[in-house]
RNA sequence: UAAUUCUUUCGGGGCAGGGUGAAAUUCCCAACCGGCGGUUAAAGCCCGCGACCUGUACGCAGUUUGAUUGCGUAUGGCUGAUUCAGUGCAAAUCUGAAGCCGACAGUUAGAGUCUGGAUGGGAGAGAGAAUGA
Numbered sequence: 001u002a003a004u005u006c007u008u009u010c011g012g013g014g015c016a017g018g019g020u021g022a023a024a025u026u027c028c029c030a031a032c033c034g035g036c037g038g039u040u041a042a043a044g045c046c047c048g049c050g051a052c053c054u055g056u057a058c059g060c061a062g063u064u065u066g067a068u069u070g071c072g073u074a075u076g077g078c079u080g081a082u083u084c085a086g087u088g089c090a091a092a093u094c095u096g097a098a099g100c101c102g103a104c105a106g107u108u109a110g111a112g113u114c115u116g117g118a119u120g121g122g123a124g125a126g127a128g129a130a131u132g133a
Base pairs, nucleotide, nucleotide: 001133003131004130005129006128007127008126009125010124017029018028019027031113032112033102034101035049036048037047038046044100045099053077054076055075056074057073058072059071060070061069082098083097084096085095086094104116105115106114
C1' cells in the first nucleotide's frame, strides 16, 4: 500500500420586490437554486449513477386456500436541458455573452422553489477494525 469483509459517521439547494384577483411563494413581470462519480483543467444541460414512477424472480410476514397487500434481496424498464466567442498542450467543464431544464401527490388558482410521502431512501464520501500478499 492493492484487494476482500465488517462496523460507524456524513450524505440537496432555492420565489427578494411587484401586478391581477374573492383566492396564486402555483398565473404575469421579476428573483433564486443546482445531488454523486468520471472526463487531458473546475460541468444542472458531455458520459454514467442516484432520487420519483414501474416490471420480473426468489424469500419472509399475513391469509383456511386463492387473489390481493406489506417488507427484504436480486435484476430490468422509464428518466429533463447548450450554444457562440476567447484563452490554452488540453475546456460543450474556465472567462465573456446569449439560452435552456427541473418526478409524484396536495392546494380557495395551474408549483424546480410551499406542504406531504421523508425523523424515509440514496449515488457516493470519510473514519475505524479484521483478513491479507
A computed fold for a 133-nucleotide RNA, annotated as FMN riboswitch aptamer (RFN element). Rfam family: FMN riboswitch aptamer (RFN element). From the family's description: The RFN element is a highly conserved domain that is found frequently in the 5'-untranslated regions of prokaryotic mRNAs that encode for flavin mononucleotide (FMN) biosynthesis and transport proteins. It was read from a public genome assembly, where an Rfam model found it.